[in-house]
RNA sequence: GGGGUUAUAGCUCAGUGGUAGAGCAUCGGUUUUGCAUACCGAGGGUCGCCGGUUCGAGUCCGGCUAACUCCA
Numbered sequence: 001g002g003g004g005u006u007a008u009a010g011c012u013c014a015g016u017g018g019u020a021g022a023g024c025a026u027c028g029g030u031u032u033u034g035c036a037u038a039c040c041g042a043g044g045g046u047c048g049c050c051g052g053u054u055c056g057a058g059u060c061c062g063g064c065u066a067a068c069u070c071c072a
Stems, first nucleotide, its partner, number of pairs: 001071007010024004018055001026042005048064005
């Protein structure tokens, strides 16, 4: 320098163009003498950034950035 993959909650990850989710973690409640476990509930998101297409974009297209990887 060129090709490929990935970027979504604190972490690990889902998500067929039509209301953004799960597990764990955090907080509160119940349970216990207490802790742990278990159960119930709550909070937490500019969907990497900038544009384009579309009635409508996390999803499709282009560019950029970052990480990983392959080639030279």
The RNA shown here (transfer RNA) has 72 nucleotides and comes from a Rhodothermales bacterium.
The source organism's lineage runs through Bacteria, Pseudomonadati, Rhodothermota, Rhodothermia and Rhodothermales.
It matches the Rfam family "tRNA". It is annotated as a transfer RNA.